Overview: Lysine riboswitch aptamer, 164 nucleotides, folded computationally. Its mean pLDDT, the model's own confidence on a scale to 100, is 79. Rfam family: Lysine riboswitch aptamer. About the family: Riboswitches are metabolite binding domains within certain messenger RNAs that serve as precision sensors for their corresponding targets. It was read from a public genome assembly, where an Rfam model found it.
């Protein structure tokens, strides 16, 4: 002085990621409960000497009144942990059969945003996936504005090994 999909520590991206107390809306004037009316009726009972019939009542359905949630899924502020943060798909754990990870292995995705489509969802919320679009950080090539790559990345620091 140089190299590697090498190892360590620190760091950056931004509508950044995950978790969560609280609050808020949604769920929903729904479910449940009580009462009233209508209608049907197969527990049981009453009226009757018997039949028929009638009544109470049980129960189903419909309508109305009063009162009226919760779970689940979200949004926002704050807080906590973070920057493969995390998410998705598949395999294993997983059995005589069925179901299942927050554990583990492999694969994919740099990040968020938006349209469309598909899936989940009560949902026009929200989430997940795919395509496309522009944006953004980063590196490379070209050189003043374009193109391309991917987080197994990028930046910084010091160390080891090794080559010259």
């Nucleotide at each position: 002085u140089g190299a590697a999909a090498g190892g360590a520590u620190a760091g950056a991206g931004g509508c950044g990621c995950g978790g969560u107390u609280g609050c808020c809306a949604u769920c929903a004037g729904u479910a449940c409960a009580u009462c009233c009316g209508g209608u049907g009726u197969a527990a049981g009972g009453c009226c009757u000497g018997c039949c028929a019939g009638g009544c109470c009542g049980u129960u189903g359905c419909c309508g109305g009144a009063u009162a009226g949630a919760a779970a689940g899924g979200g949004g926002c502020c704050g807080c906590c942990g973070c920057c493969g943060a995390a998410g998705a798909g598949g395999g294993g754990u997983c059995c005589g059969g069925c179901a299942c990870a927050u554990c583990u292995c492999c694969u994919c995705u740099g990040g968020g945003c938006g349209u469309a489509c598909g899936g989940a969802g009560a949902a026009u919320a929200u989430c997940c996936g795919u395509c496309c679009g522009a944006c953004u950080g980063u590196c490379g090539c070209a050189u003043u504005u374009g193109c391309g790559g991917a987080g197994a990345g990028c930046u910084a620091u010091g160390a080891a090994u090794u080559g010259a």